[in-house]
RNA sequence: UAUAGAAAAAGCCUAACUUGUUGUGACAUAAGUACGGAAAGUCAUGGGACUCAUCAUCUUAGUAUGAGUUCGCCAGACUACCAUA
Numbered sequence: 001u002a003u004a005g006a007a008a009a010a011g012c013c014u015a016a017c018u019u020g021u022u023g024u025g026a027c028a029u030a031a032g033u034a035c036g037g038a039a040a041g042u043c044a045u046g047g048g049a050c051u052c053a054u055c056a057u058c059u060u061a062g063u064a065u066g067a068g069u070u071c072g073c074c075a076g077a078c079u080a081c082c083a084u085a
Stems, first nucleotide, its partner, number of pairs: 003085002005082001012037002017032005035072001041078003045075003048070005056065002058062001
């Protein structure tokens, strides 16, 4: 430095649910609480899924374009603890 994460050790994150707050909404966020996780760390780059009050275009008057959300949906990119081989 690269690969692997079987055995340790120090730790870390936090699903669902409950309450508060913001939002039209998907969701997000704080606290409680942990289903789980070796990248469940970061990034909306490509797919997937979800939302749509309003505006614009189109129209088969539908979320089709568009605008958002989701990284604990998959992939990709970047970064990273430990000790073992």
Annotation:
A computed fold for an 85-nucleotide RNA from Sulfurovum sp., annotated as c-di-GMP-I riboswitch aptamer. The coordinates come from a structure-prediction model, not an experiment, and the mean pLDDT is 80. The organism belongs to Sulfurovum, within Bacteria. Its Rfam family is "c-di-GMP-I riboswitch aptamer". Gene Ontology term of the family: cyclic-di-GMP binding.